RNAcentral holds the sequence, with entries from ENA. This is a predicted structure of a 71-nucleotide RNA (transfer RNA) from a Methanobacteriota archaeon. It matches the Rfam family "tRNA". NCBI's taxonomy places the organism under Archaea, Methanobacteriati, Methanobacteriota. The prediction has a mean pLDDT of 83.
[in-house]
Order: sequence, then C1' cells, then structure tokens
RNA sequence: GCACUGGUAGUUUAGUGGUAGAAUUCGUCCCUGCCACGGACGGGACCCGGGUUCGAAUCCCGGCCAGUGCA
Repeated sequence: GCACUGGUAGUUUAGUGGUAGAAUUCGUCCCUGCCACGGACGGGACCCGGGUUCGAAUCCCGGCCAGUGCA
C1' cells in the first nucleotide's frame, strides 16, 4: 500500500429496514441477628459525517480505531 472482518450500556454480547434485548455492574427496597445467596423495581448504549428510504443499529459512500491475510 491492497483486501477482508469488526466497532451497540462501565464490561461481555444478541439484534439481516418498523418500540434496542440479555448477562454482569450500579442504586433503592424485601429477605437475614449481620454478611453472602435469592427476590422486586429502577438507571445506563447503537464510533463519526453524508447518502438511500415513509422509516437506518441494520443498506450504500467516506473517515477514525482494532484485528487478520497478502505485498
């Protein structure tokens, strides 16, 4: 330099055009003599810019970052 893959809560990850889900974490409460475990409720995310579309996390283009392969 070229090609490919990926980027989603603090962390790990699901989501192939129609309300963004789970685990973990955090907060409050319940349970207990206390802690732990367990239970209920709640907070928290689509890398950036543009395009297509009635509608984009999803499709297209460019950029940035990480990884893999080739040179």